RNAcentral holds the sequence, with entries from ENA. The RNA shown here (transfer RNA) has 76 nucleotides and comes from a marine sediment metagenome. Its Rfam family is "tRNA". The prediction has a mean pLDDT of 81.
[in-house]
RNA sequence: AGCAGAAUGGCUUAGUCUGGUUUAGAGCACGUGGCUCAUGCCCACGAGAUCCCUGGUUCGAAUCCAGGUUCUGCUA
Numbered sequence: 001a002g003c004a005g006a007a008u009g010g011c012u013u014a015g016u017c018u019g020g021u022u023u024a025g026a027g028c029a030c031g032u033g034g035c036u037c038a039u040g041c042c043c044a045c046g047a048g049a050u051c052c053c054u055g056g057u058u059c060g061a062a063u064c065c066a067g068g069u070u071c072u073g074c075u076a
Base pairs, nucleotide, nucleotide: 001075002074003073004072005071006070007069010028011027012026013025020059030046031045032044033043034042052068053067054066055065056064
């Protein structure tokens, strides 16, 4: 330099192919309460992501389009 893939709560991720209602869902972690002599386990509840950035298309974008950033792999 070229090609391909990835980016969504603190972490791991579903959803993107086929745009659409109700709060972007789940596990772990975290907080509160219950339980316990106590800790853990378990049970209930709660907080936390405007979906990597910018722009565009559209009545409507995590999802489609364009450009960019970072990371990974391959080729030279």